This is a predicted structure of an 85-nucleotide RNA (c-di-GMP-I-GGC riboswitch aptamer) from a Syntrophomonadaceae bacterium. The prediction has a mean pLDDT of 88. Its Rfam family is "c-di-GMP-I-GGC riboswitch aptamer". Rfam links the family to the GO term cyclic-di-GMP binding. NCBI's taxonomy places the organism under Bacteria, Bacillati, Bacillota, Clostridia, Syntrophomonadaceae. The sequence was found by an Rfam model in a public genome assembly.
RNA sequence: CUUGCAAAAGGCAAACUCGUCGAAAGGCGAUGACGCAAAGCUACGGGUCUAAGGCCGAAUGGCUAUGACCGCCGGGUUACCAAGA
Numbered sequence: 001c002u003u004g005c006a007a008a009a010g011g012c013a014a015a016c017u018c019g020u021c022g023a024a025a026g027g028c029g030a031u032g033a034c035g036c037a038a039a040g041c042u043a044c045g046g047g048u049c050u051a052a053g054g055c056c057g058a059a060u061g062g063c064u065a066u067g068a069c070c071g072c073c074g075g076g077u078u079a080c081c082a083a084g085a
Stems, first nucleotide, its partner, number of pairs: 001084004011036002017030005034071001040077003044074003047069003053064004
């Protein structure tokens, strides 16, 4: 530098359930492993989810991110182990 077939050291932890925070999406902790070679970090581009507040409406409602998701895809950035050069 390239790669992640195999092996090994180790790592992360989906769904479900419980607790907790939140208007919600969702977050955090516990439990638990479906998976993951960046399933580490980053909302930068696309995408998705929510709609408290705001706006519209006679109303059921509709629109809207300043909220959220990096385990949806891409970009950026840092790094373990191994193999090859």